RNA sequence: UACGGAGAGUUUGAUUCUGGCUCAGAACGAACGCUGGCGGCGUGGAUAAGACAUGCAAGUCGAACGGAUUAUCUUUCGUAGCAAUACGGGAGGUAGUCAGUGGCGUAAGGGUGCGUAACACGUGGGCAACCUGCCCGGAAGUGGGGGAUAGCUCGCCGAAAGGCGAAUUAAUACCGCAUGUGGCUACAGUUGGAAUCAACUGGACGCCAAAGUCGGGGCAACCUGACGCUUCUGGAUGGGCCCGCGGCCUAUCAGCUAGUUGGUGAGGUAACGGCUCACCAAGGCGAUGACGGGUAGCUGGUCUGAGAGGACGACCAGCCACACUGGAACUGAGACACGGUCCAGACACCUACGGGUGGCAGCAGUCGAGAAUUUUUCUCAAUGGGGGAAACCCUGAAGGAGCGACGCCGCGUGGAGGAUGAAGGUCUUCGGAUUGUAAACUCCUGUCAUUGGUGAACAAGGCCCACGCAGUAACUGGUGUUGGGUUUGAUAGUAGCCGAAGAGGAAGAGACGGCUAACUCUGUGCCAGCAGCCGCGGUAAUACAGAGGUCUCAAGCGUUGUUCGGAUUCAUUGGGCGUAAAGGGUGCGUAGGCUGUGGGGUAAGUCUGGUGUGAAAUCCCGGGGCUCAACCCCGGAACUGCACUGGAUACUGCUUUACUAGAGCACUGGAGAGGGAACUGGAAUUUACGGUGUAGCAGUGAAAUGCGUAGAUAUCGUAAGGAAGACCAGUGGCGAAGGCGAGUUCCUGGACAGUUGCUGACGCUGAGGCACGAAGGCCAGGGGAGCAAACGGGAUUAGAUACCCCGGUAGUCCUGGCAGUAAACGGUGCGCGUUUGGUGUGGGAGGAUUCGACCCCUUCCGUGCCGGAGCUAACGCGUUAAACGCGCCGCCUGGGGAGUACGGUCGCAAGAUUAAAACUCAAAGAAAUUGACGGGGGCCCGCACAAGCGGUGGAGUAUGUGGCUUAAUUCGAUGCAACGCGAAGAACCUUACCUGGGCUUGACAUGCAUCUCUCAGUCGGUGAAAGCCGGCGAGUCCCGCAAGGGACAAUUUGCACAGGUGCUGCAUGGCUGUCGUCAGCUCGUGUCGUGAGAUGUUGGGUUAAGUCCCGCAACGAGCGCAACCCCUGUGAUCUGUUGCUAACUAGACUUCGGUCUAGAGCACUCUGGUCAGACUGCCCUGUGAAACGGGGAGGAAGGUGGGGAUGACGUCAAGUCAGCAUGGCCCUUACGCCCAGGGCUGCACACGUACUACAAUGCCCAGUACAGAACGAGCCGAAACCGCGAGGUGGAGGAAAUCCCUAAAACUGGGCUCAAUUCGGAUCGCAGGCUGCAACUCGCCUGCGUGAAGCCGGAAUCGCUAGUAAUGGCGCAUCAGCUACGGCGCCGUGAAUACGUUCCCGGGCCUUGUACACACCGCCCGUCACAUCAUGGGAGUCGUUUGUUCCCGAAGUGCAUGAGCCAACCGCAAGGAGGCAGUGCCCUAAGGAAUGAGCGGUAACUGGGAUGAAGUCGUAACAAGGUAGCCGUAGGGGAACCUGCGGCUGGAUACCUCCUUU
Repeated sequence: UACGGAGAGUUUGAUUCUGGCUCAGAACGAACGCUGGCGGCGUGGAUAAGACAUGCAAGUCGAACGGAUUAUCUUUCGUAGCAAUACGGGAGGUAGUCAGUGGCGUAAGGGUGCGUAACACGUGGGCAACCUGCCCGGAAGUGGGGGAUAGCUCGCCGAAAGGCGAAUUAAUACCGCAUGUGGCUACAGUUGGAAUCAACUGGACGCCAAAGUCGGGGCAACCUGACGCUUCUGGAUGGGCCCGCGGCCUAUCAGCUAGUUGGUGAGGUAACGGCUCACCAAGGCGAUGACGGGUAGCUGGUCUGAGAGGACGACCAGCCACACUGGAACUGAGACACGGUCCAGACACCUACGGGUGGCAGCAGUCGAGAAUUUUUCUCAAUGGGGGAAACCCUGAAGGAGCGACGCCGCGUGGAGGAUGAAGGUCUUCGGAUUGUAAACUCCUGUCAUUGGUGAACAAGGCCCACGCAGUAACUGGUGUUGGGUUUGAUAGUAGCCGAAGAGGAAGAGACGGCUAACUCUGUGCCAGCAGCCGCGGUAAUACAGAGGUCUCAAGCGUUGUUCGGAUUCAUUGGGCGUAAAGGGUGCGUAGGCUGUGGGGUAAGUCUGGUGUGAAAUCCCGGGGCUCAACCCCGGAACUGCACUGGAUACUGCUUUACUAGAGCACUGGAGAGGGAACUGGAAUUUACGGUGUAGCAGUGAAAUGCGUAGAUAUCGUAAGGAAGACCAGUGGCGAAGGCGAGUUCCUGGACAGUUGCUGACGCUGAGGCACGAAGGCCAGGGGAGCAAACGGGAUUAGAUACCCCGGUAGUCCUGGCAGUAAACGGUGCGCGUUUGGUGUGGGAGGAUUCGACCCCUUCCGUGCCGGAGCUAACGCGUUAAACGCGCCGCCUGGGGAGUACGGUCGCAAGAUUAAAACUCAAAGAAAUUGACGGGGGCCCGCACAAGCGGUGGAGUAUGUGGCUUAAUUCGAUGCAACGCGAAGAACCUUACCUGGGCUUGACAUGCAUCUCUCAGUCGGUGAAAGCCGGCGAGUCCCGCAAGGGACAAUUUGCACAGGUGCUGCAUGGCUGUCGUCAGCUCGUGUCGUGAGAUGUUGGGUUAAGUCCCGCAACGAGCGCAACCCCUGUGAUCUGUUGCUAACUAGACUUCGGUCUAGAGCACUCUGGUCAGACUGCCCUGUGAAACGGGGAGGAAGGUGGGGAUGACGUCAAGUCAGCAUGGCCCUUACGCCCAGGGCUGCACACGUACUACAAUGCCCAGUACAGAACGAGCCGAAACCGCGAGGUGGAGGAAAUCCCUAAAACUGGGCUCAAUUCGGAUCGCAGGCUGCAACUCGCCUGCGUGAAGCCGGAAUCGCUAGUAAUGGCGCAUCAGCUACGGCGCCGUGAAUACGUUCCCGGGCCUUGUACACACCGCCCGUCACAUCAUGGGAGUCGUUUGUUCCCGAAGUGCAUGAGCCAACCGCAAGGAGGCAGUGCCCUAAGGAAUGAGCGGUAACUGGGAUGAAGUCGUAACAAGGUAGCCGUAGGGGAACCUGCGGCUGGAUACCUCCUUU
């Protein structure tokens, strides 16, 4: 000094990783939507190389030529006239114009991108193999002749276009001749060189030129100049040809090629060359991709990117190609020619139908197709081009203007002040906030636009005159910073400048859930819609639509499309392959890649210096010009490249020489299921035969099929036959892998160790290729004992094409062949080197020791486990690497579609191999974490089971629920955890429901306005009542004498509003249930882990307990547990009425037992305060340190003494909007309110919870004893009396330790005697009682009568572990009464059993698997049915491209011929030379035919695939997924699938073995 790299969203409950998708950026020849003030500079047919009306885009030269014509001048002739003159003709001059001949130009400029994958382009070279008009330099020349032909005139044909004939004419047109400086041509020599050769010198025979025009001078001859012309030479410019290198896709294109490759000769070309031809040879190209197919103009550059790269090739510039399509040549310096020719074709136009004409991919413009691309403009003023001597002419090149926000750049739409923070809008918690200094208002300014003036630059030249200079005999021409004159502007009256007026004319678009800056209201209600990805919307949407506000850009803003980026997501820079996608099944080996040590050489790679080139423009830097910028100009740098050349030599290469450490060979030795062949043996199964023997055998969860009295099974003997090899046997051995297991023999491969010697880099890897390759399968022939796909039968089951059972064929075995795949796995390619260790085991060698060994030590090779560094996303790997490096090969690039289709190759087939796309999804995945779950495991607990006691389920009744019914049977609660629940009281009320009758500011609250005496109250009518109608009619306070007024209250009317048990418990608060009184749930700090998380909280013990102890990377703490609280059990103390009465006193009564009263007392009981007590405290003990357990003592009580209250973090969108509160929604003469009656009580039925029973442990009768806790004023209610009783009368006492107040079972005695009864009491009848306004629907009780079911309850199921169960009564709340048999309490009597934790249920902890996380009520597979979409096959059919063969064959070059025709030359002529027409041949476009190939479209039918909201059938997979799963193969089956054979662990669980640690 310069330059410089950003990420985010989305898979999960969360995490890390892999991996795709998406976004933010920049750009554009763009298009579309909304909007639009000005200017500058750029830019604008990307599609149909589709078709084109009209105009223009290439002419010019009269100083090349003959003419025609116009004007004018001169001259001359004729006619008329005396003449002037008029008319007509001729000649000449001057100035123009024009067709034709001729010259130059038309090959440039301009357009387009069809074709082309090629020397087309780029870059660098070569031509000793070439050409080059005009231009420049040099040398030389320009003499003398000839014959025609356009035009013009005449004639003819034709509609036209045009053509034919005759006559005549000129040239810088054409043709001979001369000259030959010079050139060409054989050859010779010299020099040089890079193969054919080049340069120079000499040079025979021979060949080859020309044109004039216009000026000046001169009488003329002639002289002279300019422009031309000719020959040669050099240059410049432009071109032609050749070569190296570079730049697309495809191998599902692998072989291509006959002019093909080369040679010889010839032809041809400006020139080399198979460029063409004849002959000869058989070559040439290709995996470093030939040939074929697809696509494409190439480049400088443009866009993007940090760069490397990637994509593109508009404008500008260089090159190429093309000009309606195809073919062809002519002319020319140059073309195979955009605005030339010929032919063919298609199309279009004219036509008299005979015949003609045309080519916008030039500039404008039109139609068409398209999302889409402009004016039928001005000028040659400038720049440039053509012609000309010049003036000048031409120029749609160019310069300008016009249109389009298409892009870039610049400017403006105002500035300052201005708070009642106006109005309006929006929001609101109703207070306010915001829009917002924004506006209004005040003061300014004047850019742009508007308007009035003024008014440019781009102009240089040209022409004329004069002058100077050189030159000339002189002039002209030439030349000049010379002078004068004259003339040239399309843009344009534009830019600029001056003035005027007035804030006056000038702002929108998109967005606002996250990414991503920016938020609220309303509407809508999974609708309408949004969406780039994730995703929003199902009644409170910042995500839809509108509005307000905000944010970002701004004359633009968004959208769409495309490219690069982000994407390190094809990874050279800069990726991977154990489990995510990815190691070939294994070896041998070809090409290729890579390759040990020392020396020499070389210098190809490599490094470095120099030279040339790398066009300009662009990019970058510096400077300059438009007011700035965009834009433009100048200079520099750069252009990372290529070529040539000099040098260096470390490394690589090549070459040579040497070495031994790699590799190999030889020798010795032992180990081994290594391979092949042959032979041999035993055990077992089965079968056959024989013997013994009798009724079963076999099989299973249980059975059955099956076998067996025709003798099975069992057992003994004999025999046959096939297959397989128990024990040894071992994470032991061998092999490349697959794989290999009885023994012996033969043949044979490899590895290992040891020792010396030898070879001398001979090595590693390995695309193609070749070989081997489990099981299953196929072909042929054997064999066949057992097993066993298929198949048959029996079971199981809803079904069971399965699992289980009985049979059973292919097959399994052998020989020969094919096939070539597996979870062919260590899911880990091969080779080499380096890097701490421990410990097993197999093979060998050595050491030490020993008599010899073993143990031990060292070492090499193999094979295991653990583990360090390191690596890894983690799991894990860890000298046998997944560490660190090197070499080579194979493979991967989101999931599905799919290892599929088509094509190719292989195969007898099955199939194998190679291997896509459309379409579809936003994921699919790996590892690990926390949970949850498992028909996984371990430990533990609980009335969970077991052991017991009593029930329920059966009956009747009560009660609740479902269902049914109904006008209504109001509503809610629904597994446990709804169902004697809300309801601790439904006859009315309650009451929410129904029917009917009514009210409408309302039954109730507040406010405002209004009304007044109709109001409060009372009376009457009507009515079922509510209500309606009518009559009378008052109040409080203040002022005032009063009248009266005012206020309050009240009423009427009206408005706000009330009201709603209407909806939403899935909008909520609060409360509650439940897991569960289960022992758990967490935090801080620290530590570990990338992280989610873990640790703590796990472990060993122990406990009721996460209770405590010990240990421990944890140490502590919190909520829970426990304790503290209440009741109860013992004692002490205090208290002493309403409680108590032992002793004492007095009195009364007495059956003499005692009882009562009063005093006195508080001892006892009791009331309720305080305190004590229990804490494993003490002793013994448990292998034992503790915790703790067991036993014991003492004690009222002993190990939480018993009971209660107390419910952690959380779960169930659990329950409740009807207890209350409450958001939102809904109703408002009703979904509100009042009233009467009805209903909630309805009854074929089902369920839950209870009561009473079924009886003798009972029932009935009689007698008799003992509680506790509660309640009482609209209440409890005594005595006494009445009633059989319910109850009545009564009213003492009691706001209560005082009164109400009393238990029942038990106990004693008696009866009943097993009976549907003296059990049981339902139901019904009658008569009563009580409450209440009222007991009909619909209360309770009593008495009498009646006397149902029921004789202990199926499957199933509930409660309870001690003062418990069971059983007996008593009380209370609600309440007028009661349905209470319910609920909540109290006391009495008072058991049985627990071996134990296998099982059922629930729970806790640890662990394991998981594809679950809405968490197993999970997830999920396939067929079938329906709909949609894309796609494969398909009899065919259509189109397109192309190969081969054949036919025909225009124009045209060439060749041949040329009897016809012909001016120039020769010749006197005849004729010749030469030429032309014509004809033929070769080639060949178009066309036709045949036959292939490729690609594409379409098609009856058909195959699978994908997607779709709740379809059908099953349940395959995930847990041991209920038969472990998966891979290959074969068979079978509605389907997932099942079965056989072999393999894998990517299988749980238990055990064995091994390893590690102690």
Overview: Small-subunit ribosomal RNA from Chthoniobacter sp., 1558 nucleotides, folded computationally. The sequence is in RNAcentral, with records from ENA. Model confidence (mean pLDDT): 83 of 100. NCBI's taxonomy places the organism under Bacteria, Verrucomicrobiota, Spartobacteria, Chthoniobacterales, Chthoniobacter. Rfam family: Bacterial small subunit ribosomal RNA.